Model confidence (mean pLDDT): 79 of 100. The RNA shown here (FMN riboswitch aptamer (RFN element)) has 127 nucleotides and comes from Lapillicoccus jejuensis. Of the family's consensus pairs, 97% are formed in the model. RNAcentral holds the sequence, with entries from Rfam. Rfam family: FMN riboswitch aptamer (RFN element). Gene Ontology term of the family: FMN binding.
[in-house]
RNA sequence: ACGCGCUCCGGGGUCGGUGCAAUUCCGAACCGGCGGUGACAGUCCGCGACCCGACCGCCGCCAGCGGCCGGUGGACCCGGUGGAACUCCGGGACCGACGGUGAGAGUCCGGAUGGUAGGCGGCGCGU
Numbered sequence: 001a002c003g004c005g006c007u008c009c010g011g012g013g014u015c016g017g018u019g020c021a022a023u024u025c026c027g028a029a030c031c032g033g034c035g036g037u038g039a040c041a042g043u044c045c046g047c048g049a050c051c052c053g054a055c056c057g058c059c060g061c062c063a064g065c066g067g068c069c070g071g072u073g074g075a076c077c078c079g080g081u082g083g084a085a086c087u088c089c090g091g092g093a094c095c096g097a098c099g100g101u102g103a104g105a106g107u108c109c110g111g112a113u114g115g116u117a118g119g120c121g122g123c124g125c126g127u
Base pairs, nucleotide, nucleotide: 001127002126003125004124005123006122007121008118014028015027016026017025029107030106031096032095033047034046035045036044042094043093051071052070053069055067056066057065058064076092077091078090079089080088098110099109100108
């Protein structure tokens, strides 16, 4: 230095209102994974999570789980500074899987003591 294994790897609901009942509705509040980029990004480009499907395996079948490939996949403008910013500053907006629930959830509970992009930090093994 390279390869493999292990490790690490997501934040946020509080007050008031309505109601028999809501941290789910209404008013206010709070949060923002990873890589990239002429300069710092939830909204740009890409990746991951979630969801759907084909194929393969466990296994002869269903279901289930796993592997792999493919698909799907939310949301931003205005002004300023500058050589350069949809990333900074000012202002005003917007977005957020699935299942559950006495009534609808980005924030509660659950799958999940799970998975994962990724970083190359730590440990180990090999060349």